[in-house]
RNA sequence: AUGAAGAUAGUAGGAGAGACCCCUAAAAAGGGCACCGAAGAAGUAAAACUUUCAGGUAAAUGGACUGCUAUUGGACG
Numbered sequence: 001a002u003g004a005a006g007a008u009a010g011u012a013g014g015a016g017a018g019a020c021c022c023c024u025a026a027a028a029a030g031g032g033c034a035c036c037g038a039a040g041a042a043g044u045a046a047a048a049c050u051u052u053c054a055g056g057u058a059a060a061u062g063g064a065c066u067g068c069u070a071u072u073g074g075a076c077g
Base pairs, nucleotide, nucleotide: 006072007071008070009069010068011067012066013065018033020032021031022030034057035056036055040053041051042050043049
C1' cells in the first nucleotide's frame, strides 16, 4: 500500500395468517376456538426444511433476508 470474508451502526425495501367469539370503556389484559411461519428456540451433518414452546393474525411495533454508506477487520496480491 490492494482491501476479501466476517462483525457493528445508520438507512431503504420487507411476507404470511380472525379488527373472530366472551368479558371489558377499549383494537390493551384475561379466557375460548381457528390460523401463520421470516425475531428467537428445538430437531437434523446443515438449512430459508420440520415443530410451533415463545411470537404473531387492522394500524403501530416487530421482522429472517437483501441493497447502499460508515467503522472495524486483514484474506488475497